[in-house]
RNA sequence: GGAGUGGGCCAAGCGUCCGCGGUCGCCGUGAGGCGGCUGAGGAAAGUCCGAGCUCCGAAGGGCAGGGCGCUGGGUAACACCCAGGCGGGGCGACCCGACGGAAAGUGGCACAGAAACGACACCGCCCGCCGAAAGGUGGGCAAGGGUGAAAUGGUGCGGUAAGAGCGCACCAGCUGUGUGGAGACACACAGGCUGGCCAAACCCCGCCCGGAGCAAGGCCAAAUAGGGGGCGAUCCGCUGUCGUCCGCUGCGGCGGACUAUAGCGGGCGGUGUUGGCCCGACACCGUAUCAGCCCCGGGUUGGCUGCAUGAGGCUGCGGGCGACCGCAGUCCUAGAUAGAUGGACGCUCGCGACAGAACUCGGCUUACCGGCCCACUCCAUUC
Numbered sequence: 001g002g003a004g005u006g007g008g009c010c011a012a013g014c015g016u017c018c019g020c021g022g023u024c025g026c027c028g029u030g031a032g033g034c035g036g037c038u039g040a041g042g043a044a045a046g047u048c049c050g051a052g053c054u055c056c057g058a059a060g061g062g063c064a065g066g067g068c069g070c071u072g073g074g075u076a077a078c079a080c081c082c083a084g085g086c087g088g089g090g091c092g093a094c095c096c097g098a099c100g101g102a103a104a105g106u107g108g109c110a111c112a113g114a115a116a117c118g119a120c121a122c123c124g125c126c127c128g129c130c131g132a133a134a135g136g137u138g139g140g141c142a143a144g145g146g147u148g149a150a151a152u153g154g155u156g157c158g159g160u161a162a163g164a165g166c167g168c169a170c171c172a173g174c175u176g177u178g179u180g181g182a183g184a185c186a187c188a189c190a191g192g193c194u195g196g197c198c199a200a201a202c203c204c205c206g207c208c209c210g211g212a213g214c215a216a217g218g219c220c221a222a223a224u225a226g227g228g229g230g231c232g233a234u235c236c237g238c239u240g241u242c243g244u245c246c247g248c249u250g251c252g253g254c255g256g257a258c259u260a261u262a263g264c265g266g267g268c269g270g271u272g273u274u275g276g277c278c279c280g281a282c283a284c285c286g287u288a289u290c291a292g293c294c295c296c297g298g299g300u301u302g303g304c305u306g307c308a309u310g311a312g313g314c315u316g317c318g319g320g321c322g323a324c325c326g327c328a329g330u331c332c333u334a335g336a337u338a339g340a341u342g343g344a345c346g347c348u349c350g351c352g353a354c355a356g357a358a359c360u361c362g363g364c365u366u367a368c369c370g371g372c373c374c375a376c377u378c379c380a381u382u383c
Stems, first nucleotide, its partner, number of pairs: 001379010012348007020039008041354001045365002048363005053213004065209005070084005085099001086097004100204002105202002107198003122145002124141007153171006172194001174191007217305005227296005235266007243258006267287008312331008349352001
């Protein structure tokens, strides 16, 4: 100098003016006005995990269903983070991994191929027999060729009629023993020779999970309609009709009492009109499961709250490889409810990305013009 790897930080800046949300102070009867302070992000996003908080039936156990899955740790918790193991990639710094069990059982393995999991021989190789030969036939084999993502351990030597873990050496795998480690695991020795792949197929094993969500939930309250309770005039006469009972009877009925109901009249109550008010008059309604008045509860809507002090930020010290934890000091930093954070002008630079709170945290993932810092790796050159 070039090419990279990991981590951290910033997210155009400054000035003037106008405007918007919140809050405090002053003024104003009030509507409001004036002034001060303050007002988005690293992802506020996706709503994908895990929690707090709230209500439901304090929800304890089981089934079903779902999630997670190497080991140890961190945490309120996690599918997150840290450290380590193993596997894969990169020359390397470093990166990636749903990474328990396929020797419990069931199931699947397209196409091609003889054969894809209990079976297999297409081209072939070897031996016997027949045949003049080509070839046929009986048997042996799976080394070579061919198919496939994958062919029943790999390479080599021996061995054999040809072959084969048939034997041997090394390697891979499995089992056992020993050593090291907290563990995942690593290493060494021995053994018999080997059991295909798929669990992000069912399943088995271990652990975890109740549901709904701030439009959760709590408080206050007006009008109208509807619900519940209370107060209240709470009656009378006549006529008709149904029914029951009693009496009389010449058996055809007649009379009386009670009850229910309809109509009319009166009484009583309420409302309206007339009227300054009362009485009165008129009209309407009721005489009771109505109207009127009062009370209660639910509730639409509206207001307040939840709602900004929290698993909080920063600094220092201590513990830990680290994630993180402990102690001390210090800071308070948006809070709307049709939803505020914008605009104009001027200057500077490299002409400015993705995008905006809505109950709150911890994560993950996704989007992003560019710039700065730290540590490390590889290559080239010079001293």

This is a predicted structure of a 383-nucleotide RNA (Bacterial RNase P class A) from a Pseudomonadota bacterium. Lineage of the source: Bacteria > Pseudomonadati > Pseudomonadota. Of the family's consensus pairs, 94% are formed in the model. It matches the Rfam family "Bacterial RNase P class A". By type it is a ribozyme. It is recorded under the gene name rnpB.